[in-house]
Context: one part of a larger RNA
Molecule: small-subunit ribosomal RNA, central domain
Organism: metagenome
This record gives sequence, structure tokens and C1' cells, in this order.
RNA sequence: CUGGGCUUAAAGAGUCCGUAGCCGGUUUAGCAAGUCCUUGGUGAAAUCUGGCAGCUUAACUGUCAGUACGCUAGGGAAACUACUUUACUAGAGGGCGGGAAAGGUCUGGGGUACUUCAGGGGUAGGGGUGGAAUCCUAUAAUCCUUGGGGGACCACCAGUGGCGAAAGCGCCAGACUGGAACGCGCCUGACGGUGAGGGACGAAAGCCAGGGGAGUAAACCGGAUUAGAUACCCGGGUAGUCCUGGCCGUAAACGAUGCGUGCGAGGUGUUGGUAAGGCCACGAGCCGUAUCAGUGCCGUAGGGAAACCGAUAAGCACGCCGCCUGGGGAGUACGGUCGCAAGGCUGAAACUU
Repeated sequence: CUGGGCUUAAAGAGUCCGUAGCCGGUUUAGCAAGUCCUUGGUGAAAUCUGGCAGCUUAACUGUCAGUACGCUAGGGAAACUACUUUACUAGAGGGCGGGAAAGGUCUGGGGUACUUCAGGGGUAGGGGUGGAAUCCUAUAAUCCUUGGGGGACCACCAGUGGCGAAAGCGCCAGACUGGAACGCGCCUGACGGUGAGGGACGAAAGCCAGGGGAGUAAACCGGAUUAGAUACCCGGGUAGUCCUGGCCGUAAACGAUGCGUGCGAGGUGUUGGUAAGGCCACGAGCCGUAUCAGUGCCGUAGGGAAACCGAUAAGCACGCCGCCUGGGGAGUACGGUCGCAAGGCUGAAACUU
């Protein structure tokens, strides 16, 4: 529980696509389902509301009237909604144009460091720490140098810079491919918004099969520290981390802020486009201006419990969805469903406070 809310108090689904549903721009004509007016019928009595009356009053009782609302039949109105129809272009989509970007997939190439092997040089230490030790080293280490192999990664550029629905994306080139912004105003002509179910994508870890394994490193083994030290520090070290294919479907998946539309002071950075202008060592150059789209900071009105938000709203409104309703018990039990499993999704109660 017909209410009020969801940045931080409980509460925005991880994200997008989309079915039903709900909602929907301007305009012509029609219809009359919704809507509105009117007339008739009906909705038993009691009850209820108001007036009057009767018991001394009240309760109670009687009498008259009755709203509201529902159903039904007829007559009428046509603004709004729906439906049918006509047209439009401001929403949406398409086309054309030159630009921007770590958007995605695949292929090829490169670079430093690291590690390992081999050769050469060289000799007694190296490594590690707060200090040490474990450890490596006379079968020659560490160090210098030459060459070979291997796997992972991509310094500087790098920027509250860019791109992507989110997760996320950063060496270079190519192939294939997705989206957005801007400009033109050429085409379609409301084709739109949201979205219960549903579908797809979804970090890390984890799982299955096959590869790979340099560095790193849960578990594990040592050395220290300590009262102890199942840790922090040190030496090792296996899964894993990497690749291919398949599963899992969760995160402080965060802006802790759902999506869409409109309205409502400004100032100042920055990224991309466009327009015209100034300078010019004519360069993909420099400078200022306007505007559209993004991304930051400050701030007016307003909002807010405050912190703060403030045209990227948490302001003012509308549409649609999701969610909350004291703490614990508990995201547990049971059931269902998905999964190889781990477990996920759905999700109580007793009891307690």
C1' cells in the first nucleotide's frame, strides 16, 4: 500500500535490440466508439443524507424528498481522443559531400626489455633487506661482448584528449566491417518514443578440450619478523595469466544518477565539423569571431536534509519501463529454472530487535 520516493538514507535492471502493451507532430473531410447534454425505464425494502413530525429529550420510530453512481432505450452536440480519409514537413529515416577517431574482426610486419642456449673476455663473489638469512656461484656465477631461440608486452607521443550501447579499446601497415558529428535541404512522409515477456553482447576470476609457457604468480615450500605470524618483507614455485574453440553471466558492471522529448542567465577551457574574416616565413601554418555536436570547470534562477546539482540537472514538465517500503534472520531455506561444475536467476517465513 488510491501515498511518497530511488547520487550519498531502502530503491535505476551491467548494456543494447526488440514483441505485446502504453504514449504519440501539423492539417482536410467523414463517422459518432470514448466524451458531453437531454428524455424515458431500471437499480425492492431496510440502511445513508436533508427537512418535518411522534414518544419529556436523545437513542429510536414515522413521513416526505434525494444526491452520487451503474445498467438500458431514444433524441442531440462534434472541441478533444479513437477510427476512416486528404494533405504537410519542424520528429524519424534515406541520399550526396569533405573531414575526425586506441570502434570491431582477421592477416602480415616491427621494437625495447626480459629469459634461455652457445662462443669469446674476465675472477670471486653475486643476489636480497630496515638489517639479515634462505638462494645462486669454483661443473666458473654476477659483469662485458657476439650470435641463436622463446613467450608476453607495446615506453615516449598521451591530453578531466578520442572512439564504443555497455563491458571495453593504445607499436606499424593492409583487407573486411560498424557507428557518430558536421554541411547541403535532394528524397520518403509520422515510418516515432518506451518497452512486460524474449533475444544478443557482457571485465576479472572460474570451468571443459587442445596448444603455449618468457615474466609474473593464488596454492604450496623455505628464509626472516614476531609472544605467535597459517600475514605484511625476502628466496623459490604450480594452476592461472597468453592462443584456438566451447561454457559461465557475475563486479564499487559507478556518474553509486534508466531511456526519450521540450523549456529555462551567463562565463571559461578543450575535441571534431561548418561559415566568412585577419596575418602569412603560403605549410595539414598562426590569430580572433559565429554556429552545430561532444567533453570538463565555475556559476544565475531554481532545486536539495545537506554535501552539492545547476543547458552533460539532482531545475520546470510530459511519455514509457525498472525498482524501494525499518534492522537482523537473508540474497539464506524451500520450490522452479539455467549450468559440466563452481554457482547464477527467481526468492520467503518462523524468530529476534